[in-house]
This is a predicted structure of a 96-nucleotide RNA (TPP riboswitch aptamer (THI element)) from Gordonia insulae. It matches the Rfam family "TPP riboswitch aptamer (THI element)". Rfam describes the family as follows. Vitamin B(1) in its active form thiamin pyrophosphate (TPP) is an essential coenzyme that is synthesised by coupling of pyrimidine and thiazole moieties in bacteria. The previously detected thiamin-regulatory element, thi box was extended, resulting in a new, highly conserved RNA secondary structure, the THI element, which is widely distributed in eubacteria and also occurs in some archaea. Analysis of operon structures identified a large number of new candidate thiamin-regulated genes, mostly transporters, in various prokaryotic organisms. The THI element is a riboswitch that directly binds to TPP to regulate gene expression through a variety of mechanisms in archaea, bacteria and eukaryotes. through a variety of mechanisms in archaea, bacteria and eukaryotes.
RNA sequence: GGCACCGACACGGGGUGCCGGCACCGGCCGGCUGAGAUCAGACCCGUCGAACCUGCUCCGGUUAGUACCGGCGAAGGGAUGGUCCGAAUGUCUGCU
Numbered sequence: 001g002g003c004a005c006c007g008a009c010a011c012g013g014g015g016u017g018c019c020g021g022c023a024c025c026g027g028c029c030g031g032c033u034g035a036g037a038u039c040a041g042a043c044c045c046g047u048c049g050a051a052c053c054u055g056c057u058c059c060g061g062u063u064a065g066u067a068c069c070g071g072c073g074a075a076g077g078g079a080u081g082g083u084c085c086g087a088a089u090g091u092c093u094g095c096u
Stems, first nucleotide, its partner, number of pairs: 001092004007084003010080001011046004016040001017032006052077003058071004
């Protein structure tokens, strides 16, 4: 000095269910899990990609529950070769 990592910014992607009650066009209240259940301009994720979708109202368990946990999953898809930062760490290279 370069690269990686971390972080920030910009850009982009994604989900918003289940149960009970009320209402019956839209929706509202409470409970469950979770980072987040369309209160967010919030949360999560961006190829090192399980954020998220399909399979899937699948299989096993559990439960008030088609939610939740696990499998499926070395399955199939899925959005950055961006800019900046410079403390530490790692690595490469040059000089002394």